A computed fold for a 76-nucleotide RNA from a soil metagenome, annotated as Glycine riboswitch aptamer.
The sequence is in RNAcentral, with records from MGnify.

RNA sequence: GUGCAGGAGAGGGCGUCAUGAAGUUGGCGCCGCCGAAGGCGUAAUCCCGACAACCGCUCAGGCAAAAGGACUGCAC
Numbered sequence: 001g002u003g004c005a006g007g008a009g010a011g012g013g014c015g016u017c018a019u020g021a022a023g024u025u026g027g028c029g030c031c032g033c034c035g036a037a038g039g040c041g042u043a044a045u046c047c048c049g050a051c052a053a054c055c056g057c058u059c060a061g062g063c064a065a066a067a068g069g070a071c072u073g074c075a076c
Base pairs, nucleotide, nucleotide: 001076002075003074004073005072006071011031013030014029015028016027017026018025032063033062034061038059039057040056041055045050046049
């Protein structure tokens, strides 16, 4: 890296427009929230300018299910 299996958190929020048999589906705006793609920061570490989190930020992403998913196990 590929395949298989497992894999958490937090709104099925409000308004508005459109759509629709149906608060059904979508666009936009607002408020709240999450930490486990990615990104940034820092702790620790050491060869002292590198490395970099399981900590912090929440830019991106996400908050029914599905999908995604760090990471873990097995096989190649």